[in-house]
RNA sequence: CGAACGAAAGGGCAAACCCUCCGAAAGGUGGGGACGCAAAGUCACCAGCCUACAGAGCUUCGGCUCCAAGGCAGCGGGACCGCCGAA
Repeated sequence: CGAACGAAAGGGCAAACCCUCCGAAAGGUGGGGACGCAAAGUCACCAGCCUACAGAGCUUCGGCUCCAAGGCAGCGGGACCGCCGAA
C1' cells in the first nucleotide's frame, strides 16, 4: 500500500410512532423521534414484495377480477462510488 475483516475514535444514517405536505393508493417530502445499520451511500438490472388512479373483462350495478406505466435500495443478488485502521 492492497485485499479481507470490523476493534477504537471522530463523525454519519434513522425503524416504529406523532405532526406536516404531496399522492387514488402503495409510498414519499420536511420536522420530531431512535429500532437498528460499516455501505441503512447511489442505481429498479435480475428475483421478490406492495399498490391499482387510468385501462380491460365481468356484474345481481353493491362491487369483483386482471394489469405497472407507480412504488419498496431498511428483502436477497448485481453494478457504481466511498470514511477510519486495531487484531

A computed fold for an 87-nucleotide RNA, annotated as c-di-GMP-I riboswitch aptamer. Model confidence (mean pLDDT): 89 of 100. It matches the Rfam family "c-di-GMP-I riboswitch aptamer". Rfam links the family to the GO term cyclic-di-GMP binding.